[in-house]
RNA sequence: GUCGUUAAAGGCAAAACUGUCGAAAGGCAGUGACGCAAAGCCACGGGCCUAAAGGCUAGUAUGUAAUUUUAUGUAUAUGCUUAACUAAGGUAGCCGGGUUGCCAUAG
Numbered sequence: 001g002u003c004g005u006u007a008a009a010g011g012c013a014a015a016a017c018u019g020u021c022g023a024a025a026g027g028c029a030g031u032g033a034c035g036c037a038a039a040g041c042c043a044c045g046g047g048c049c050u051a052a053a054g055g056c057u058a059g060u061a062u063g064u065a066a067u068u069u070u071a072u073g074u075a076u077a078u079g080c081u082u083a084a085c086u087a088a089g090g091u092a093g094c095c096g097g098g099u100u101g102c103c104a105u106a107g
Stems, first nucleotide, its partner, number of pairs: 004103001011036002016031006034093001040099003044096003047091004054085001058081008
């Protein structure tokens, strides 16, 4: 210091299932191997996922008020349900970037 066709020493572990944490996405542990040369580490950029809380839209129920044109109306408060959105969270096994590193190897 290039590269990852092969080998060796070894490493990691998708889905699924079980336990556990979480509102959820998802995390962790065990079993398990689809794969992986950074499938080690870091949410910095983009993407994707979640949306309990927040705010908001619509619906609905109840209460209150004004009007008097007296009612499937208007305004407003609260409860419940709810699309898109968002603080926030997650994903490093979506991509880019940063950082560290085993073995082998061209020069």